[in-house]
Overview:
RNAcentral holds the full RNA, with entries from ENA. A computed fold for a 594-nucleotide part of an RNA from a Thermodesulfobacteriota bacterium, annotated as large-subunit ribosomal RNA, domain I. Lineage of the source: Bacteria > Pseudomonadati > Thermodesulfobacteriota. The coordinates come from a structure-prediction model, not an experiment, and the mean pLDDT is 83.
Context: one part of a larger RNA
């Protein structure tokens, strides 16, 4: 020096554990914000570093409920001092306070700072100083004022209302890649994806046929299954990829524009007077009337076409007012009464739910052991033998569980009723006539593009940049070029719940999910320490014991570190560097060997 054995050191694998994660399901909620959010800074405790809570009323204040004996949050014990059955601490509802920054909004600024103005109050002899309130911008409405420039307008100011910012995904719109695939690559694909951006809601979007279909019919939209990887499309490559029918979920339908009538305003026309003023007779009026435009009201909403206007017939509550005047007829309007509606609002009642809670069955003995829940014996409950805890494995020890009960206050849901609102009665029905209306730079066409599963194709359909440019029911669109026949629908205005998508957040639950190099980056004071000018990147780190009972006292030592006794404990080779404690690596002892 090597090998072996034994005993140690180091180290932190492994086993066991779990306070933390992961995925999913059900329910709730789906927003917060100028009444100042999200997120922060700085403060705040008797002693107070961090976390948590809170805001100069500062681990808290008031009030209403719950609860019932202790309490003054955690690391984290202590001292001092308090509170509490006159009900504290604690839990829940409502309220008060809520510094400074931050959309940040009086002005400024290098966020948490600096500087103001006006009015009111305090204060001063007077300034100073202190406190309160107001003072950003944009949009909408409204009022006033008011240039160049006469009227006016721009502008300015006041008042009232709204917006702004944040937030996980889901949604709609506007823009919009490339890597990649095609075994290269350009059309194509990836993909209208990622990403940027605007806007919204609890959902959004879509939506009541100018739809499908096929000679039979269906009857808004959305979502699922199927049709179907079919029909198609495609350097007919790679790939892309429907629809109708059928079966389900859900189910809901409506309002305008126009014609016509009335009112108001403006413009034109007209002024003897004609026309006109609802009709008839008489009187009267005359800026009445007529035409066009605009505004308001009535009317009207459809595809077995609908509506308007006119005529006729039948039916239809009341009262009042008006219709140039009088009478008769007619018409218009208002009010009352009657009937009806549910998808928005308010109120009331009832019920239910949420936000604290409450009641809640049944076991003892012996043995082993440090400890009984184990074993043995004998019982009991069960609408409760889910789960967790307790010194080992507990239905009957504790918390719970099954079942049942509960709210002063706030919020939510449903039903009913009332109010408000809307509709009808105020006109309806039928027949006939009339041809007045039925959404225009639209439909459509050409050219250029895009969207449709469809790449320009035989290419319909939808959107539209440029140019052209209809018709009004004897009209127009569609049925995949186009034409005819046939069928079907009515564009160029708008609203609309449910079925559908998502989960930052709250509650409950589940798992052939992880168990500390795993599972979130983060089980632990983690988006921390640390790195970076910055955008940004981004860790490591869990376990004594049942209970601190955390080693009084003695000894060695530097009044050290550390250790030896003693003591605690079941155990101290469980001693805070603490469960188990593998290997590498380092030793000590013994044996063998060179």
């Nucleotide at each position: 020096g090597g090998c072996a054995u034994a005993c140690g050191g180091u180290g932190g694998a492994u086993g066991c554990c779990u306070u933390g994660g992961u995925g999913c399901c059900g329910g709730g909620a789906g927003g917060c914000g100028a009444u100042g959010a999200a997120g922060g800074a700085c403060g705040u405790g008797g002693u107070a570093a961090g976390c948590u809570g809170c805001g100069a009323u500062a681990a808290g204040c008031c009030u209403c409920g719950g609860g019932g004996a202790g309490c003054c949050g955690c690391u984290a014990a202590a001292c001092a001092g308090g509170c509490u059955u006159a009900g504290a601490u604690c839990c829940g509802g409502g309220g008060a306070u809520c510094u400074c920054c931050g959309a940040a909004u009086g002005g400024g600024a290098a966020a948490a700072c600096c500087c103001a103005u006006a009015c009111c109050g305090g204060g001063u002899a007077a300034u100073a100083c202190c406190g309160g309130u107001a003072u950003a911008u944009c949009c909408c409405g409204u009022c006033a004022u008011g240039a160049a420039u006469c009227c006016a307008u721009a502008g300015u100011g006041g008042c009232g209302g709204g917006a702004g910012g944040c937030g996980a995904a889901c949604g709609a719109g506007g823009g919009g890649a490339a890597c990649u695939g095609a075994a290269a690559c350009a059309u194509c694909u990836c993909a209208g994806u990622a990403c940027c951006u605007u806007c919204a809601g609890g959902a959004a979007a879509a939506g009541a046929a100018a739809u499908c279909a096929a000679c039979a019919g269906a009857g808004a939209u959305u979502c699922c299954c199927u049709g179907a990887g079919u029909a198609g499309u495609g350097g007919c490559g790679a790939g892309c990829g429907a629809a109708a029918c059928g079966g389900g979920a859900g189910g809901a339908g409506c309002c305008u524009a126009a014609a016509u009538c009335c009112c108001g305003c403006a413009u034109a026309u007209g002024c003897u007077a004609a026309a006109g003023c609802c009709u008839g007779u008489g009187a009267g009026c005359g800026u009445u009337g007529u035409a066009u435009g605009c505004g308001g009201g009535a009317g009207g909403u459809u595809g077995c076409g609908g509506g308007g206007u006119c005529u006729u017939a039948u039916c239809g509550g009341a009262a009042g007012u008006c219709u140039u005047c009088a009478c008769a007829g007619g018409g218009a309007c208002u009010u009352c009464g009657g009937g009806g509606g549910g998808a928005a609002u308010u109120c009331a009642u009832u019920u239910c739910c949420a936000u604290a809670g409450c009641u809640g069955a049944a076991u003892c003995c012996a043995c082993u052991g440090g400890a009984a829940a184990g074993u043995g014996g004998a019982g009991c409950c069960a609408u409760a033998g889910a789960g967790g805890g307790u010194g080992a494995u507990a239905g009957c020890c504790c918390c719970g569980u099954a079942a049942g009960c509960g709210a002063a206050a706030u919020g939510g849901a449903a039903a009913u009723g009332a109010a408000a609102c809307c509709c009808c009665u105020g006109g309806a029905u039928a027949a006939g006539a009339u041809a007045c209306c039925c959404a225009a730079g639209u439909a459509c066409c050409a050219c250029g593009a895009g969207a449709c599963a469809c790449g320009g194709g035989a290419a319909a359909u939808c959107u539209u940049g440029u140019g052209g440019g209809a018709a009004u029911c004897u009209g127009g669109g569609a049925g995949g070029a186009c034409c005819a026949u046939c069928u079907u629908c009515c564009a160029a205005g708008g609203c609309u719940a449910a079925a559908u998508a998502c989960u930052a957040c709250c509650c409950g639950g589940c798992a052939a999910c992880c168990g500390a190099u795993a599972g979130u980056g983060a089980a632990c004071c983690a988006g921390u320490a640390c790195c970076g000018u910055g955008a940004g990147g981004g860790a490591a780190a869990g376990g004594u014991g049942a209970a601190a009972a955390g080693u009084a006292c003695c000894c060695c030592a530097a009044u050290g570190a550390g250790g030896g006794g003693a003591g605690u404990g079941a155990a101290a080779u469980a001693g805070u560097a603490c469960c188990u404690g593998a290997a590498a690596c380092c030793g000590u002892a013994u044996g063998c060997u060179u």